[in-house]
Molecule: transfer RNA
Organism: Podarcis lilfordi
RNA sequence: UAGUUCAGUUGGUAGAGCAUGAGACUCUUAAUCUCAUGGUCAUGAGUUCGAACCCCAU
Numbered sequence: 001u002a003g004u005u006c007a008g009u010u011g012g013u014a015g016a017g018c019a020u021g022a023g024a025c026u027c028u029u030a031a032u033c034u035c036a037u038g039g040u041c042a043u044g045a046g047u048u049c050g051a052a053c054c055c056c057a058u
Stems, first nucleotide, its partner, number of pairs: 003018004012049001020036005042058003046054001
C1' cells in the first nucleotide's frame, strides 16, 4: 500500500479479509458458497536491466 483493516523480511508480474456487483442455493429474506470489480505503494529525486523494498530530501 484497493472504499476500509492489513500482509508483502533475497530487489524480479502487487495480495488477503471486510465491503461492493453478479450468480448459485432458498417459497421470500437472512445466512452460506462461487466468480468478478477495485492500485499514482505519502510526495519528489537518485541507484539498478528491474524498486512497495536500497540511498537522499520534505